[in-house]
Context: one part of a larger RNA
Molecule: small-subunit ribosomal RNA, 5' domain
Organism: uncultured bacterium
RNA sequence: AACGAACGCUGGCGGCGUGUUUAAGACAUGCAAGUCGAACGGGAUGAAGUUGUAGCAAUACCGCUUCAUUCAGUGGCGCACGGGUGCGUAACACGUGAGUUACAUGCCCUGCAGUGGGGAAUAGCCCGCCGAAAGGCGGAUUAAUACCCCAUGGUCCCGCAAGGGUAAAGGUGGCGUAAGCUGCCGCUGCAGGAUUGGCUCGCGGCCUAUCAGCUUGUUGGUGAGGUAACGGCUCACCAAGGCGACGACGGGUACCUGGUCUGAGAGGAUGAUCAGGCACACUGGAACUGAGACACGGUCCAGACACCUACGGGUGGCAGCAGUCGAGAAUAAUUCACAAUGGGGGAAACCCUGAUGGUGCAACGCCGCGUGGAGGAUGAAGGUCUUCGGAUUGUAAACUCCUGUCAUCGGGGAGUAAGACCUGGGCGUGAAUAGCGCACAGGGUUGAUAGUACCCGAAGAAGAAGGGACGGCUAACUUCGUGCCAGCAGCCGCGGUAAUACGAAAGUCCCCAGCGUUGUUC
Repeated sequence: AACGAACGCUGGCGGCGUGUUUAAGACAUGCAAGUCGAACGGGAUGAAGUUGUAGCAAUACCGCUUCAUUCAGUGGCGCACGGGUGCGUAACACGUGAGUUACAUGCCCUGCAGUGGGGAAUAGCCCGCCGAAAGGCGGAUUAAUACCCCAUGGUCCCGCAAGGGUAAAGGUGGCGUAAGCUGCCGCUGCAGGAUUGGCUCGCGGCCUAUCAGCUUGUUGGUGAGGUAACGGCUCACCAAGGCGACGACGGGUACCUGGUCUGAGAGGAUGAUCAGGCACACUGGAACUGAGACACGGUCCAGACACCUACGGGUGGCAGCAGUCGAGAAUAAUUCACAAUGGGGGAAACCCUGAUGGUGCAACGCCGCGUGGAGGAUGAAGGUCUUCGGAUUGUAAACUCCUGUCAUCGGGGAGUAAGACCUGGGCGUGAAUAGCGCACAGGGUUGAUAGUACCCGAAGAAGAAGGGACGGCUAACUUCGUGCCAGCAGCCGCGGUAAUACGAAAGUCCCCAGCGUUGUUC
């Protein structure tokens, strides 16, 4: 000098930050990933229209059509991002610089080509059955942008060639009597881009030799398998290699970096918050789906733990945000909002978002402000000391004149808002004055923070100072008490009857909403 600090005494306000460093211990409760009806068939509710039945009629009922809302299911995209933690890891994990003619890449952008014909199912719904539940089984029936087949083939695969094989899906608007034309969102193939990733290599960064030898898929080759891809990655066979005092192998410790702290620097220490990378998700193992996972809030198996049970069997995973118990010297609300920024879905409206934006708690840190200003000598009273004369506290107080920061009260009152939406003309597409897209103009709207910031006004010095030290180092001294006792202490050392060193008082010094102590680093 510094700190994610803790403890003691004290504590007025604001701004900006920070806040389980320990038990990767266990977790009650709520929320943290959904969305699309413009992919699909249904159920329910409501509204409108309508055939029929009953009725003289009002009306009621059954059915159909359209519209709207909503629900479970099929299907699509997302759930691999975002958020948390630092267990493991001494390693191509990270940093940096290269390589990939050895590779992948959903959504996005650009360009080219296409989007033809057909089929069989299945959830849901209905019926039945088993089970305490979780859930499961059977029958009948149905749709699709779900699934399958055929066609086409400039790509890809096989082949010397001929040749053979290899894709797709529709939805929703507009015009039109229709045929058809056209817009938007999609779908398929190919080429390129962008982004993101996989893999390989050079170099760099801990301790230990009281660890000296280590290694059999080990090192290399041939062939095969596997992968997006190279490779002992895996396997069969063959050879006997490979690493090591420039520290192999073993043991210990540890996420790494940009940075942070310190220091004149070199260096040393460190890796909270923020940013990049990695690893992990109760413990261990495994794969499935997918562009991407061997997947925190997915699946399966095993284990420990906990819960439910009708004892047959089931369920769960806060190292997400809050919160609870435990541990600890020690670390916060079971808060508000999607208004902004960003993300997912959707044509859009919009929905979701404990990311995020805010508020709350804590002097935990840094910074700013205040606790009044000017005048005021009878140098008041009181306290303390005294050589008893006085000195000091001390312009300090009282008193007089002012001011009104902050807090308090009253009134006004933001910025954060851009957009999206509706209307209008213009441009593009187009046969089109539809529709759709683009920029522009106008319109009425959208704020959690918050009646907050800020502004104006009111009242009254009113509501706001403490902590440590005073022997030397080290700024600051006297009296009383105590008597090697009680105690102090960072080092030297104080205390055994006049202690500037213990305790108290008065005075003084230092810092100040803080001041000291402890711990740690330089």